[in-house]
Molecule: c-di-GMP-I-GGC riboswitch aptamer
Organism: Syntrophomonadaceae bacterium
RNA sequence: CUUGAUAAAGGCAAACCUGUCGAAAGGCGGAGACGCAAAGCCACGGAUCUAAGGCCGCAAGGUUAUGACCGCCGGGCUGCCGGGA
Numbered sequence: 001c002u003u004g005a006u007a008a009a010g011g012c013a014a015a016c017c018u019g020u021c022g023a024a025a026g027g028c029g030g031a032g033a034c035g036c037a038a039a040g041c042c043a044c045g046g047a048u049c050u051a052a053g054g055c056c057g058c059a060a061g062g063u064u065a066u067g068a069c070c071g072c073c074g075g076g077c078u079g080c081c082g083g084g085a
Stems, first nucleotide, its partner, number of pairs: 001084004011036002017030005034071001040077003044074003048068002053064004
């Protein structure tokens, strides 16, 4: 530099259930494993989700990210073990 077929040390943990925080999306903890070689980190681009507040509306409702999501796709930074050069 490249690669993830095998092996080892190990790691993470979807759904469901549950406690808690939040307007919600969702976050965090417990429990649990569908999966993951970056399922480690960063909302930088796109996608997606939410709509408290703002705006529109008589209302129903609509719209909007400053909110969320990196286990959707890219991008950036860092890294364990094995194979190859």